[in-house]
Context: one part of a larger RNA
């Protein structure tokens, strides 16, 4: 390069939004660039192939045809791709009316529970464990009662529920703001899809500057357990977990399943609208679970939310180690990310 592939064997980028590029709805005309056909030029020679012939024969060598799959010219055909031109709604899209949401981002309050703080009552033991012990407490603790501080977190409701592209997102209220569905008409009229680069979002840890610090809690310290115990378990602890702004840019970032369009038995649940009936119920869009036909598939299982049948465009994969290392080269404050090999060896 080709094939073949990627839910679990190696392989779906973590998500989006997009220039380029690659595909790309009906229907009419034009053009003939791509295609398809005929003619003509060229495709040196040798080789390679047929067929004949010459050295005894083959090797080899001669002749003669075929072939060179090609390229240029010219006459034509247009069905399909491709330009141009006009046009249509069914794909996209606006409008209008309506629906649901833990969608994002500001600010305000709010109960509980907790720790400490001041006081009251109160007395001798709390606590913790398999069992203890370190630890706190007669300077009055644990426990109870009132009053205050102060961070965080948001019980019940809650749900195979909802939202969001993903990462996520949950107390209550304003405020500002994405996106989605449904519904009857109107309107633009292919305005689409996917997307190398590129830009931006992006769990927790970590990093910077400067708050904040109840609670928990890597380091660390002290009990315990053990042969040991640089753990599990206990007391207790600092960073961090919070907030602002900046930086990191990685996760089993997983549905280990890319986008998107069409098609291909149903059954039964949830959540959002809508018709027709209206105890009930039936239908129809849009989503979210389970069962299971046809097909798939190495099996597990998937299965109108596809792993089935097809197309279109991106990404990846090609034996196991060495290895996501070296070394380059880039991004970063760093930690260390991205790209990313060989030589060995089995």
């Nucleotide at each position: 390069c080709u094939g073949g592939g990627u839910g679990u064997a190696a392989a779906g980028g973590g998500c989006g939004c997009g220039c380029a590029g690659g595909c790309g709805g009906g229907u009419u005309g034009g053009c003939a660039a791509g295609u398809c056909a005929g003619a003509g030029g060229u495709g040196a020679a040798a080789u390679c192939c047929u067929a004949c012939a010459g050295c005894u024969u083959a090797a080899c060598u001669g002749u003669a045809g075929a072939a060179c799959u090609g390229c240029c010219c010219u006459u034509g055909a247009u069905a399909c791709u491709g330009c141009c031109a006009a046009u249509c709604u069914u794909g996209a899209g606006u409008a209008u009316g309506g629906a649901a949401g833990a969608g994002a981002g500001a600010g305000a309050c709010g109960g509980a529970a907790u720790u400490c703080c001041a006081g009251g009552u109160g007395u001798a033991g709390u606590g913790g464990u398999g069992a203890a012990a370190u630890a706190c407490g007669u300077a009055g603790a644990u426990a109870u009662c009132u009053g205050g501080a102060a961070g965080a977190a948001c019980a019940c409701c809650a749900g195979u529920u909802g939202c969001g592209a993903a990462g996520g997102c949950g107390g209550u209220c304003u405020c500002u703001u994405g996106g989605u569905c449904c519904a009857a008409u109107a309107c633009u009229g292919a305005c689409g899809c996917u997307g190398a680069g590129g830009c931006g979002c992006g769990a927790a840890a970590g990093c910077g500057u400067g708050g904040g610090g109840a609670g928990c809690a890597a380091a660390c310290a002290g009990g315990a357990u053990u042969a040991g115990a640089u753990a599990c378990c206990c007391u207790g602890g600092u960073a961090g977990u919070c907030c602002a702004c900046g930086c990191c840019g990685u996760a089993a970032a997983c549905g280990a399943u890319g986008a998107a369009u069409a098609c291909u038995a149903g059954g039964u649940g949830c959540c959002g609208g809508g018709u027709c009936u209206u105890u009930a119920g039936a239908u129809u869009c849009g989503g979210u679970g389970c069962c299971g036909c046809a097909g798939c598939u190495a099996a597990c299982g998937c299965a109108u939310u596809a792993a089935g049948u097809a197309u279109u465009c991106c990404a990846c994969c090609u034996g196991g180690g060495g290895a996501g290392u070296a070394c380059g080269a880039u991004c970063g404050c760093a930690a260390g990310g991205u790209u990313g090999a060989a030589a060995c060896u089995c």